[in-house]
Context: one part of a larger RNA
RNA sequence: UUGGGUUUAAAGGGUGCGUAGGCGGAAGAUUAAGUCGGUGGUGAAAUUUUGCAGCUCAACUGUAAAAGUGCCAUUGAUACUGGUUUUCUUGAGUAUGGAUGAAGUAGGCGGAAUUUAUGGUGUAGCGGUGAAAUGCAUAGAUAUCACGAGGAACUCCGAUUGCGCAGGCAGCUUACUAAACCAUAACUGACGCUCAGGCACGAAGGCGUGGGGAUCAAAGAGGAUUAGAUACCCUGGUAGUCCACGCAGUAAACUAUGAUUUCUCCCUGUUUGCGAUACACAGCAAGCGGCUUAGCGAAAGCGUUAAGUAAUCCACCUGGGGAGUACGUUCGCAAGAAUGAAACUC
Numbered sequence: 001u002u003g004g005g006u007u008u009a010a011a012g013g014g015u016g017c018g019u020a021g022g023c024g025g026a027a028g029a030u031u032a033a034g035u036c037g038g039u040g041g042u043g044a045a046a047u048u049u050u051g052c053a054g055c056u057c058a059a060c061u062g063u064a065a066a067a068g069u070g071c072c073a074u075u076g077a078u079a080c081u082g083g084u085u086u087u088c089u090u091g092a093g094u095a096u097g098g099a100u101g102a103a104g105u106a107g108g109c110g111g112a113a114u115u116u117a118u119g120g121u122g123u124a125g126c127g128g129u130g131a132a133a134u135g136c137a138u139a140g141a142u143a144u145c146a147c148g149a150g151g152a153a154c155u156c157c158g159a160u161u162g163c164g165c166a167g168g169c170a171g172c173u174u175a176c177u178a179a180a181c182c183a184u185a186a187c188u189g190a191c192g193c194u195c196a197g198g199c200a201c202g203a204a205g206g207c208g209u210g211g212g213g214a215u216c217a218a219a220g221a222g223g224a225u226u227a228g229a230u231a232c233c234c235u236g237g238u239a240g241u242c243c244a245c246g247c248a249g250u251a252a253a254c255u256a257u258g259a260u261u262u263c264u265c266c267c268u269g270u271u272u273g274c275g276a277u278a279c280a281c282a283g284c285a286a287g288c289g290g291c292u293u294a295g296c297g298a299a300a301g302c303g304u305u306a307a308g309u310a311a312u313c314c315a316c317c318u319g320g321g322g323a324g325u326a327c328g329u330u331c332g333c334a335a336g337a338a339u340g341a342a343a344c345u346c
Base pairs, nucleotide, nucleotide: 003318004317005316006315007300008299012314014201015200016199017198021194022193023192025088026087027086028085029084030083031082033081034080035077036076037075038074039073040072041071042070048066049065050064051063052062053061054060091191092188093187094186095184096183097182098181100179103177104176105175106174107173108172109171110154115149116148118146119145120144121143125136126135162169163168206247207246208245209244210243211242216240221235222234223233258313259312260311261310263308267290268289269288270287271286272285273284274283295302296301319346320345321344328339329338330337331336
């Protein structure tokens, strides 16, 4: 490289948008670039293959033919692909009408709880553990009541539920914004799919500046445990956790399963909409689940939400270690990220 693969053996990019590129619905006309014929030229010799011949044979040599699958020119064919053009409506989009949700952003508001401040009641313990101790407490703690402060998170509802491209999203409410879905089949008329580079978004932790700081809590401290205990347990505790703006760009970023489209048994739960009817019933579409047929799979299992059946495009893999390391480059304030070997060894 070919081939074969990518749920779990190596392997799906964290996600989206999208450029180049690749691929692309139905009918007609035209063209003849790809494609397929004919003819001509060229395709050196040697080599190769075949026939014949010459050295006593063979190797070797001579001779004739073939081959040289290619290229160029010319002349035809027109199914398919491409170009141009005219139409079409099923793909795609728009419109109108519905209805949905923890989708997003920015404000406002609420109650419970933790902590804390002040005051009241009250007295000797509280707290913590396997057991303790450190710690707190007669300067009145813990407990309990009242009234404040402040920060963070939103009990129940709550669900194999819902929404979002992914990360993710949950008190109530207002404003703004986005989206898929259903119904109608009115409009456009292939406007589509995928996407190297690129751009944007991207949990937690981390970084910068400025705020904020209730809880919890890396580090660091103390008490225990232990042979030791730089841990597990306990006490208190700083960054951080929260907000604004900027950076960073990684995760078991997982469904360990790329996107889009075609076709392929039944049963069952549920969400939203529609149709028909009004308790029901059996349907349609789009989701979220369970079980399973065919089929697939090394098996576990998957099974219309495929890992079945096919097609297009992208990404990735090619024995283990060395190693996601070294070097170089790009990005970053840094931490580091991205790209990414080899020697050697089994």
Small-subunit ribosomal RNA, central domain from an uncultured bacterium, 346 nucleotides, folded computationally. Its mean pLDDT, the model's own confidence on a scale to 100, is 86. It matches the Rfam family "Bacterial small subunit ribosomal RNA".